RNA sequence: UGAGCCGGCUGGACGGCCGCGCCGGGCGCUCUUGCACCUGGCGAGGAAAGUCCGGGCUCCGCAGAGCGGGGUGGUGGGUAACACCCACCCGGGGUGACCCGCGGGAAAGUGCCACAGAGAAUAGACCGCCGCGGUCUUGGGGAACGCGUUCCUUUCUCUCGCGUUCGUUAGGGGAGCGGUAAGGGUGAAACGGUGGUGUAAGAGACCACCAGCGUUCGGGGCGACCUGGGCGGCUUGGUAAACCCCACCCGGAGCAAGGCCAGACAGGUGGCGUUUGAGGGCUGCUCGCCCGAGCCGCCGGGUAGGCCGCUUGAGGCUCACGGCAACGUGGGUCCCAGAUGGAUGGCCGUCUUCGAUGACAGAACCCGGCUUACAGGCCGGCUCAUCCC
Numbered sequence: 001u002g003a004g005c006c007g008g009c010u011g012g013a014c015g016g017c018c019g020c021g022c023c024g025g026g027c028g029c030u031c032u033u034g035c036a037c038c039u040g041g042c043g044a045g046g047a048a049a050g051u052c053c054g055g056g057c058u059c060c061g062c063a064g065a066g067c068g069g070g071g072u073g074g075u076g077g078g079u080a081a082c083a084c085c086c087a088c089c090c091g092g093g094g095u096g097a098c099c100c101g102c103g104g105g106a107a108a109g110u111g112c113c114a115c116a117g118a119g120a121a122u123a124g125a126c127c128g129c130c131g132c133g134g135u136c137u138u139g140g141g142g143a144a145c146g147c148g149u150u151c152c153u154u155u156c157u158c159u160c161g162c163g164u165u166c167g168u169u170a171g172g173g174g175a176g177c178g179g180u181a182a183g184g185g186u187g188a189a190a191c192g193g194u195g196g197u198g199u200a201a202g203a204g205a206c207c208a209c210c211a212g213c214g215u216u217c218g219g220g221g222c223g224a225c226c227u228g229g230g231c232g233g234c235u236u237g238g239u240a241a242a243c244c245c246c247a248c249c250c251g252g253a254g255c256a257a258g259g260c261c262a263g264a265c266a267g268g269u270g271g272c273g274u275u276u277g278a279g280g281g282c283u284g285c286u287c288g289c290c291c292g293a294g295c296c297g298c299c300g301g302g303u304a305g306g307c308c309g310c311u312u313g314a315g316g317c318u319c320a321c322g323g324c325a326a327c328g329u330g331g332g333u334c335c336c337a338g339a340u341g342g343a344u345g346g347c348c349g350u351c352u353u354c355g356a357u358g359a360c361a362g363a364a365c366c367c368g369g370c371u372u373a374c375a376g377g378c379c380g381g382c383u384c385a386u387c388c389c
Stems, first nucleotide, its partner, number of pairs: 001385010012351007020043007028035002045360001049371002052369005057254004064287004069250005074088005089103001090101004104245002109243002111239003126184002128180005135173006142166007192210006211235001213232008258308004267299006279291004315334008
């Protein structure tokens, strides 16, 4: 200089004027409450969002057993807890910084494996390779018979050639039966790999080495796991975000929880039930336990106000110590929205020069996470390549 990897911060600031919500103080009216004015303090986010996990808090009787259901899933740690975080292990990717993994079990059982392919799971014979018997065909050599030729001859025999028939041998062709998983081909995946022995051809059929599995012994680690040796059968496909199995965890409902005050109204009718128990609660079901005198349906009527819960909290900042880290312990310091038709807004000026305020987005009981959205800006650490000193 170029190309990358990882992490963190920020999300306009300051000043002036006007305005809004809450709290404290002052003063006045009212004097139960409330209202007006002055003054001081505070007043949205990194995600306040999605409401996906986990907890606090509240109520249900502190919640029993079985079945069912849901969740989690390498190991160790952190935490109030978690599906979160940290560190490590294993597998995969990258030259590397580093990244990715819904990471228990597929020799408990069942199911499924598209397309292509002969065959997709105690597999398979399409091509190829090999064997078998028969057939056709080519060549070699043989026997028998016939014909011809040559020689000899009275003739026969003999030599050579051709033809026919028969069996034999070597090769080839197509069809059949069988063997074979070495080779080809298909596929994401074809039932260990390489070499040899063996064989008609082949094959863990056998052997050596390697990989992997199981088992056993030793070493290291808290552990996941890593590592070395022996033995064994020669080998076991994938899928559990399919059923399923294993281990661990889970009571329900939620601030419209829940409590208090005030106020309004009008009852009628039907059914079931009061120890032979309606109805309700405890988890969806069953059992079991408990409460229990009211409960349910229809028609008609009334109200929809106020207060508490409500914000001081697993809280923020900072220092020290422990820990690789997540985090923990201790000290100091700070108080930082609490609305309920729901406040947080508007204008002006400055922020070196010119222009510009702009993204995603608005608390509603609280907290820890995850996920998703996001204009622009800033910082730190690390890797690779090249060049210069």
A computed fold for a 389-nucleotide RNA from a Bifidobacteriaceae bacterium, annotated as Bacterial RNase P class A. NCBI's taxonomy places the organism under Bacteria, Bacillati, Actinomycetota, Actinomycetes, Bifidobacteriaceae. Of the family's consensus pairs, 97% are formed in the model. Its mean pLDDT, the model's own confidence on a scale to 100, is 75. The gene name in the source record is rnpB.